[in-house]
RNA sequence: GCGGGGGUAGUUUAAUGGUAGAACAUCAGCUUCCCAAGCUGAGAGCGCGAGUUCGAUUCUCGUCACCCGCU
Numbered sequence: 001g002c003g004g005g006g007g008u009a010g011u012u013u014a015a016u017g018g019u020a021g022a023a024c025a026u027c028a029g030c031u032u033c034c035c036a037a038g039c040u041g042a043g044a045g046c047g048c049g050a051g052u053u054c055g056a057u058u059c060u061c062g063u064c065a066c067c068c069g070c071u
Base pairs, nucleotide, nucleotide: 001070002069003068004067005066007064010024011023012022013021018054026042027041028040029039030038047063048062049061050060051059
């Protein structure tokens, strides 16, 4: 330099154009003599910038960092 892949919550990850879900973790409550476990609830996210569209996490372009391969 070229090609490919994924970038979503603190972490691991779903979602093929129409309100972004889950698990673990965190916090609060219940329970317990206390702790742990359990139950209920809450907060928290689409890498960045443009384009297409009535509407973009999703499609297109650019860009950034990461992983793999080639040279």
Molecule: transfer RNA
Organism: Streptomyces regalis